RNA sequence: AAAACUCAGGUGCCGAGUCGGUGGCAACACCGAACGGGGGAACCACUUUCCGGGGUGUAUCCGGGCGAAAGCCUGGUAGGCGACUCCCAUCGCCGAACCCGUCAGCUAACCCCGUAGGCGUAUUGGGAGAGGCGUG
Numbered sequence: 001a002a003a004a005c006u007c008a009g010g011u012g013c014c015g016a017g018u019c020g021g022u023g024g025c026a027a028c029a030c031c032g033a034a035c036g037g038g039g040g041a042a043c044c045a046c047u048u049u050c051c052g053g054g055g056u057g058u059a060u061c062c063g064g065g066c067g068a069a070a071g072c073c074u075g076g077u078a079g080g081c082g083a084c085u086c087c088c089a090u091c092g093c094c095g096a097a098c099c100c101g102u103c104a105g106c107u108a109a110c111c112c113c114g115u116a117g118g119c120g121u122a123u124u125g126g127g128a129g130a131g132g133c134g135u136g
Stems, first nucleotide, its partner, number of pairs: 011120004018033006034115006044105001052103001053100004061076006079094004084129006
């Protein structure tokens, strides 16, 4: 000196996970809005419940290797993501995890629940469109 670490602020990414109000030193609690999710008629659909079934989510499916199994490693893949939006192309990345508890098709009214967590410059080109700033 730089890096790392910590705190604060700014600016962005994945995601529903944001905003306003009241109280509180804060953590947070409550109320409202917004966004997201589940349950739940008729009609319609399905008739298939131990090889149990189902939900959130992009995260589904098919191979190979090791292993007694559980599982681990690995190759692909449906699908998803990458700084205003869409289309085309290109490059890169993810392709998990968790929950309900024998039980749920759709579903108006109605009922219930969530508002986290994790990250950092995280593609580039062409076309079309939108918006912002500055100047006149």
Molecule: c-di-AMP riboswitch aptamer (ydaO/yuaA leader)
Organism: Dehalococcoidia bacterium